RNA sequence: UAAGAAAAAGCCAAACCUGACGUGAGUCAGGGACGGAAAGCCUACGGGUCUCAUGGGGAGACGGCCGGGUUGCUCUU
Numbered sequence: 001u002a003a004g005a006a007a008a009a010g011c012c013a014a015a016c017c018u019g020a021c022g023u024g025a026g027u028c029a030g031g032g033a034c035g036g037a038a039a040g041c042c043u044a045c046g047g048g049u050c051u052c053a054u055g056g057g058g059a060g061a062c063g064g065c066c067g068g069g070u071u072g073c074u075c076u077u
Base pairs, nucleotide, nucleotide: 002077003076004075005074011036012035016031017030018029019028020027021026034064040070041069042068045067046066047065048062049061050060051059052058
């Protein structure tokens, strides 16, 4: 450097429940674990999904949908 493997230690935390915020998609906090080897960090730039509004133009949400950038743990080859 490349390929492969593991959720045991440690790490994160889907659905769902409670509270707060938001017209909404959703977000934050607590509980909770479906999963994750980058489900660490950055990015809404390209693709995608969703919401609000609409005559048209528009305004937003999602990084745990994919791509992209960057750093990195254990074991084997």
A computed fold for a 77-nucleotide RNA from Desulfoluna spongiiphila, annotated as c-di-GMP-I riboswitch aptamer.